[in-house]
């Protein structure tokens, strides 16, 4: 330099163009003599910029970052 893949919550992952969800983690409460476990609630996200569409996490283009392959 060329080609391909990936980017969603602190972490690991869902979501066939129509309200963004779960688990774990965190915080608070309940329970317990204490701890652990359990139960309830809360917290928190679509990498960035454009385009298509009535509507985009999803489709298209570009950028950035990471991974793989080729040279």
């Nucleotide at each position: 330099g060329c080609g391909g893949g990936c980017a969603u919550a602190g972490u690991u992952c869902a979501a066939c163009g129509g309200c963004a969800g779960a688990a774990c983690a965190g915080u608070a409460g309940c329970u317990u003599c204490c701890c652990a476990a359990g139960c309830u609630a809360c917290c928190a996200g679509u990498a960035c910029g454009g385009g298509u569409u009535c509507g985009a996490a999803u489709c298209c283009c570009g950028u950035u970052g990471c991974c793989c392959g080729c040279u």